A computed fold for a 72-nucleotide RNA from a Candidatus Bathyarchaeia archaeon, annotated as transfer RNA. Rfam family: tRNA. The family's RNA type in Rfam is transfer RNA. Model confidence (mean pLDDT): 81 of 100. Taxonomically the source falls in Bathyarchaeia (SeqCode) (Archaea, Thermoproteati, Candidatus Bathyarchaeota).
RNA sequence: GGCCCUGUAGCUUAAUGGAUAGAGUCCAGGACUCCGGUUCCUGUGGUACGGGUUCGAUUCCCGUCGGGGCCU
Numbered sequence: 001g002g003c004c005c006u007g008u009a010g011c012u013u014a015a016u017g018g019a020u021a022g023a024g025u026c027c028a029g030g031a032c033u034c035c036g037g038u039u040c041c042u043g044u045g046g047u048a049c050g051g052g053u054u055c056g057a058u059u060c061c062c063g064u065c066g067g068g069g070c071c072u
Base pairs, nucleotide, nucleotide: 001071002070003069004068005067006066007065010025011024012023013022018055027043028042029041030040031039048064049063050062051061052060
């Protein structure tokens, strides 16, 4: 330098055109307990960025950026 795959919450991930983006875990608060732990309840937190297609985009297309792999 070329080609392929990939990017969703702090982490692991679901949603593959229909929209309130969901779950587990972590964290915070509360209940319980003498305290802690377990358990239960509640909450915070996300589609890498910029454009395009579409009535509608996490999803499809293009570019940029990041990560991984192959070739030279």